[in-house]
RNA sequence: AUGUUAUCAAGAAAGGUGGAGGGAAUAGACCCUAUGAAGCCUUAGCAACCCUUUGUUCCAUACAAAGAAGGUGCUACAUUCUACUUGAUGUUUUAUUUAUAAAACGUUGGAUAGAUAACUC
Numbered sequence: 001a002u003g004u005u006a007u008c009a010a011g012a013a014a015g016g017u018g019g020a021g022g023g024a025a026u027a028g029a030c031c032c033u034a035u036g037a038a039g040c041c042u043u044a045g046c047a048a049c050c051c052u053u054u055g056u057u058c059c060a061u062a063c064a065a066a067g068a069a070g071g072u073g074c075u076a077c078a079u080u081c082u083a084c085u086u087g088a089u090g091u092u093u094u095a096u097u098u099a100u101a102a103a104a105c106g107u108u109g110g111a112u113a114g115a116u117a118a119c120u121c
């Protein structure tokens, strides 16, 4: 750096330094921030993705429980929200062929992108 798989509405802080931005990209919106942003350092915490132990078993890319020593990641707001979808479905409006069509707004699936982990290259 590419690819594959899984998860992403839960959880979890302070201090120092720093000095104006930040919440991935593009566009809207909204929020955080001199009562101190991003970044860096220290300590603490959260998390079972890898890992350790035990059990179940359809023996599979499996499930469950316990564990934070190690590898990692994370610690405002749902991945902050929306934008793609001729999958399903609800409501409203308009037109008329009176149950059809179109449009708008939602709900729920899916996709794209992103983040993290493991494996692969």
Stems, first nucleotide, its partner, number of pairs: 003119006013043005021032003026083004044075004049071002051067006079113001084110002087108010